Predicted 3D model of a 167-nucleotide RNA (Lysine riboswitch aptamer) from a bovine gut metagenome. The model forms 100% of the base pairs in the Rfam consensus. The sequence is in RNAcentral, with records from MGnify.
RNA sequence: GAUAGAGGUUGCGCGUCUUAUGAGUAGGCUGCCGGAUGUGCCCGUACACAGGGGAAGGCUGGUGAAAGGAAGAAGCGCCGAAGGUUUGCCGCGAUCGGGAGCGGUCAGGCCUGGGGGCAGGUCGAACAGGCUUGCAACUGUCAUCAUGCACGUGAUGGAGCGCUAUU
Numbered sequence: 001g002a003u004a005g006a007g008g009u010u011g012c013g014c015g016u017c018u019u020a021u022g023a024g025u026a027g028g029c030u031g032c033c034g035g036a037u038g039u040g041c042c043c044g045u046a047c048a049c050a051g052g053g054g055a056a057g058g059c060u061g062g063u064g065a066a067a068g069g070a071a072g073a074a075g076c077g078c079c080g081a082a083g084g085u086u087u088g089c090c091g092c093g094a095u096c097g098g099g100a101g102c103g104g105u106c107a108g109g110c111c112u113g114g115g116g117g118c119a120g121g122u123c124g125a126a127c128a129g130g131c132u133u134g135c136a137a138c139u140g141u142c143a144u145c146a147u148g149c150a151c152g153u154g155a156u157g158g159a160g161c162g163c164u165a166u167u
Base pairs, nucleotide, nucleotide: 001167002166003165004164005163008079011078012077013076014075016073017072018071019070027063029061031059032058033057037050038049039048041099042098043097044096046095082112083111084110085109086108087107088106089104090103091102092101113139114138117135118134119133120132121131122130123129141158142157143156144155145154146153147152
């Protein structure tokens, strides 16, 4: 260098199907109030469109979604599996301009061995869950030291660009 493996019964990720939630919410319709503005999260003057043949907003009646996220089943790809963060670039951002925010088979830097628990922050409709920071443990691996007839055990420490086996 190459090949093959291990960590876990909550190992990582992907799409499909089903289910609940979202929610009796948003939207649109009828009636009434209202009386000049309004156009999908925010700002704005501008253009375009709608508006006294009644805008925004409110109440009532009937109707009534979806996405993201979540759980389960079987399947597929795997063990830097994969994920996060930040900068840049590109796209979306609802007439237009700007922004928030979202996305990417993109590029660079940095971080994380792994899965949970608790707490703070953040995203989210959510008490679900995700992300991040910290804390104390667990677990796998290697190194050093000690102990043990042996299988092992204990302590300390490191990080996956690691570890084990074969070649």

Its mean pLDDT, the model's own confidence on a scale to 100, is 80. Its Rfam family is "Lysine riboswitch aptamer". Rfam's curators write: Riboswitches are metabolite binding domains within certain messenger RNAs that serve as precision sensors for their corresponding targets.